């Protein structure tokens, strides 16, 4: 500077979820419901919901537009915008860290202030020549402005000065070797192309149809309504009273069948899998292949807790369809390198 593992402890005691273990009780008894005893019971980030999948449902011949997103190579994965390994740039004495790291010679826009100019460039101080001076001409070294202004150091040369010229280095364009490539080396050649800016618009490649488990898939009540048949409203259905029948008294809606939601229940959904552990093989590594074992919380207003007594100093923070990552939050030990 990197990397991994731990996430108080131990005892007492009340209590909560979950149970396809056992027992008792009850009940409308292929079962349920309660009791008790046993089992079992958050993370390492369950957290942000920022990517990416599994799965569910709509949509969907095929291809294109539009829109969004990724952007050095090569590998991994189920897939990623993640991961490993390389390249280059940049940052650190130093182990190592960071990077939207394609394209500015398709083509348009911008480029505040300051400056003479901010770009088919240019001269404000200066420097030199001519000139008695106004004035002219040459330069672009030095100065100045500004994030950014016609390659750097050096020496030659020059009226000053300038890739004028030369030398290293820098860049461009060939060739050649090396590497799967990104890429490096090396060696010719050429005084030098001409600012930036694509998390600007755009062009180039490849990728992407939408919406989330409140996805959805069964069941499924009812003094809530819908439908249809029969019955019945001075030809009295039916209620009441009554053990019954009569008879009184009330009286317009009864019966029956059936369809769709709603409340509520069940599944999804609690290991049977892109599982987790352990060995061997392969790979620099991420990973991957084989084999043996394992079966790990689960609601549904929502469990995982409070005391109490020792210890020592315990921090972020708490499951919700479920996997893979990333960020982001976090006291302290230990141990590798």
């Nucleotide at each position: 500077g990197g990397g991994a593992a731990c996430a108080g402890g131990c005892a007492g005691u009340c209590g909560c979820g979950c149970u396809u273990g056992g027992u008792u009780a009850c009940c409308g008894c292929u079962g349920g419901u309660a009791g008790c005893c046993g089992g079992u019971g958050a993370g390492g980030a369950a957290a942000g919901u920022c990517c990416g999948a599994a799965c569910a449902c709509c949509a969907c011949a095929g291809g294109g537009c539009a829109g969004g997103g990724u952007g050095c190579u090569g590998g991994g994965u189920a897939a990623c915008g993640c991961c490993c390994a390389g390249g280059c740039g940049c940052c650190g004495u130093g182990a190592g860290g960071c990077g939207a790291c394609g394209g500015a010679a398709a083509g348009u826009g911008c480029c505040a202030c300051a400056g003479a100019a901010a770009a088919c460039a240019u001269a404000c101080c200066g420097c030199c020549c001519c000139c008695u001076g106004c004035g002219g001409g040459g330069u672009a070294a030095g100065g100045g402005u500004g994030a950014a202004a016609a390659g750097g150091u050096g020496a030659g040369g020059u009226a000053a000065g300038a890739g004028c010229u030369c030398a290293c280095c820098g860049c461009a364009u060939c060739u050649c070797c090396u590497g799967c490539g990104a890429g490096g080396g090396a060696g010719a050649u050429g005084g030098c192309a001409g600012g930036g800016u694509a998390a600007a618009c755009c062009c180039c490649a490849c990728c992407c149809g939408g919406u989330g488990c409140a996805a959805g898939a069964c069941c499924g009540a009812g003094u809530a309504g819908g439908c249809a048949a029969c019955c019945g409203u001075u030809u009295g259905a039916g209620a009441g009273u009554g053990a019954c029948c009569c008879g009184c008294u009330c009286g317009a809606g009864g019966u029956u069948g059936u369809g769709g939601g709603u409340a509520g229940g069940u599944c999804g959904c609690a290991c049977g899998g892109a599982a987790a552990u352990g060995c061997a093989g392969g790979g620099c590594a991420a990973c991957c292949u084989g084999c043996a074992u394992u079966c790990a919380a689960g609601a549904u207003a929502g469990a995982u807790g409070g005391c109490u007594g020792c210890u020592u100093a315990a921090a972020c923070a708490g499951a919700a369809u479920u996997c893979g990552g990333c960020u982001u939050a976090u006291g302290g030990u230990c141990c590798c390198c």
A computed fold for a 337-nucleotide RNA from a marine sediment metagenome, annotated as Bacterial RNase P class A. RNAcentral holds the sequence, with entries from MGnify. It matches the Rfam family "Bacterial RNase P class A". Rfam links the family to the GO terms ribonuclease P activity, tRNA processing and dimeric ribonuclease P complex. Rfam classes the family as a ribozyme. Model confidence (mean pLDDT): 78 of 100. The model forms 93% of the base pairs in the Rfam consensus.